This is a predicted structure of a 98-nucleotide RNA (c-di-GMP-I riboswitch aptamer) from an Elusimicrobiota bacterium. The source organism's lineage runs through Bacteria, Pseudomonadati and Elusimicrobiota. RNAcentral holds the sequence, with entries from Ribocentre. The coordinates come from a structure-prediction model, not an experiment, and the mean pLDDT is 78.
[in-house]
RNA sequence: ACACGAUAAAGGCACUCCCGGAGCAAUCCGGGUUCGCAAAGCCGACAGUCCCGCCAGGUUUUUCACAGAACAUUAAAGCGGGGGGCUGGGCCGCCGAA
Numbered sequence: 001a002c003a004c005g006a007u008a009a010a011g012g013c014a015c016u017c018c019c020g021g022a023g024c025a026a027u028c029c030g031g032g033u034u035c036g037c038a039a040a041g042c043c044g045a046c047a048g049u050c051c052c053g054c055c056a057g058g059u060u061u062u063u064c065a066c067a068g069a070a071c072a073u074u075a076a077a078g079c080g081g082g083g084g085g086c087u088g089g090g091c092c093g094c095c096g097a098a
Base pairs, nucleotide, nucleotide: 004096005095012037013036017032018031019030020029021028022027035085041091042090043089046088047087048086049083050082051081052080053079054078058071059070060069061068
């Protein structure tokens, strides 16, 4: 230095729940709590994946047509948003027993 990761030391993060706030929602922010974490540090504009919102289309009906109305189902594709404590990947980093 690389790899590896302990019932080590020091320092760190914070699931859930509660309180307050933002958002249509997923979810996020602050405080408390502490399930866990050796990257539970960063990247969601690296890829996969998951979650949320919006939107088309279909049938019937009216009309010459355009346009309109009603009904039921759905969210593939598209657009926008969210999750790094889902996986892989990238970048950076503390400590040193075997």